[in-house]
RNA sequence: GCUAACAUGGCUCAGUCGGUAGAGCGACGCACUCGUAAUGCGUAGGUCGGGGGUUCGAAUCCCCCUGUUAGCU
Numbered sequence: 001g002c003u004a005a006c007a008u009g010g011c012u013c014a015g016u017c018g019g020u021a022g023a024g025c026g027a028c029g030c031a032c033u034c035g036u037a038a039u040g041c042g043u044a045g046g047u048c049g050g051g052g053g054u055u056c057g058a059a060u061c062c063c064c065c066u067g068u069u070a071g072c073u
Stems, first nucleotide, its partner, number of pairs: 001072007010025004019056001027043005049065005
């Protein structure tokens, strides 16, 4: 330098025929317990890496940029 994949709550990931975002773990509260853990119930937390475009409507399609990983030279 070229190619490909990825970039979504604190972490790991779903959501990919476009219809206003979910799970597990974690955090917090309550119950249970002599107490802790475990278990059960509940709550909060993200506008989807950044910018632009298409569309009535974009995490989802198109373009550019940034970062990470892998391969090639």
Transfer RNA from an uncultured Lachnospiraceae bacterium, 73 nucleotides, folded computationally.
Rfam family: tRNA. Rfam classes the family as a transfer RNA.
Its mean pLDDT, the model's own confidence on a scale to 100, is 81.